[in-house]
Predicted 3D model of a 120-nucleotide RNA (Guanidine-I riboswitch aptamer) from Sulfuriferula nivalis. The organism belongs to Sulfuriferula, within Bacteria. The model forms 100% of the base pairs in the Rfam consensus. The prediction has a mean pLDDT of 85. Its Rfam family is "Guanidine-I riboswitch aptamer". Rfam 15.1 lists 1,509 matches to the family in 1,281 species.

RNA sequence: ACUGAGGGGCACUAGGGUUCCGAUUGAUAAAUUUAACUUUACCAAUGACUGGUCCAAGAGUGCACCGACCUCGAUGUUGACAACAUCGGCGUUCCACGGAGGGAUAAAAGCCCGGGAGAA
Numbered sequence: 001a002c003u004g005a006g007g008g009g010c011a012c013u014a015g016g017g018u019u020c021c022g023a024u025u026g027a028u029a030a031a032u033u034u035a036a037c038u039u040u041a042c043c044a045a046u047g048a049c050u051g052g053u054c055c056a057a058g059a060g061u062g063c064a065c066c067g068a069c070c071u072c073g074a075u076g077u078u079g080a081c082a083a084c085a086u087c088g089g090c091g092u093u094c095c096a097c098g099g100a101g102g103g104a105u106a107a108a109a110g111c112c113c114g115g116g117a118g119a120a
Base pairs, nucleotide, nucleotide: 007066008065009063010062011061012060015055016054020052021051022049023046024045025044026043028041029040030039031038067093068092069091071089072088073087074086075085076084077083095115097118101113102112103111
């Protein structure tokens, strides 16, 4: 300097915005009323609206569910061994500082670009 590997899934969280629900505010209409308040319907606005739905971590959590690997055993293949294949048991799956900018979605983000650019 180059190449390969450091896998995937499910549930959840930090976090995120505002499509839907809800909430709040306002307009209009109706009910009730002396009137106001209130209630209902519908439309609009608001995420410095706690929330539900939704998105969500390479460097967050849990599960070893799939895969991979180690080892042991059984069966098959072989003249036999080794190796390989299938099934099953125990086990392993570590480490990891990181912009700006851009992208998707309704919109945004620790999502994606990205174990990137860089740094050590």